[in-house]
């Protein structure tokens, strides 16, 4: 420098155009003499900026970060 891939909660991770599942962790509550276990509740506008669309995590472009390949 060229090509490809991945960016979703503190961590892991689903989603394939109609307002984002689940697990662990965290906070609050119930139970308990206390703790643990168990049960209930709470949290994201999806890397950034634009575009297409009635509507975008999803499609398109550029950029950013990381990884792989070639030179």
């Nucleotide at each position: 420098u060229g090509g490809g891939g991945u960016g979703u909660a503190g961590c892991c991770a689903a989603g394939c155009g109609g307002u984002a599942a689940g697990g662990c962790a965290a906070g609050g509550g119930a139970c308990u003499u206390u703790g643990a276990c168990u049960c209930c509740c709470u949290g994201a506008u999806c890397g950034u900026u634009g575009g297409u669309u009635c509507g975008a995590c999803u499609c398109c472009a550029a950029c950013c970060a990381c990884c792989c390949c070639a030179g």
Predicted 3D model of a 71-nucleotide RNA (transfer RNA) from an uncultured Oscillospiraceae bacterium. The sequence was found in a public genome assembly. Its mean pLDDT, the model's own confidence on a scale to 100, is 81.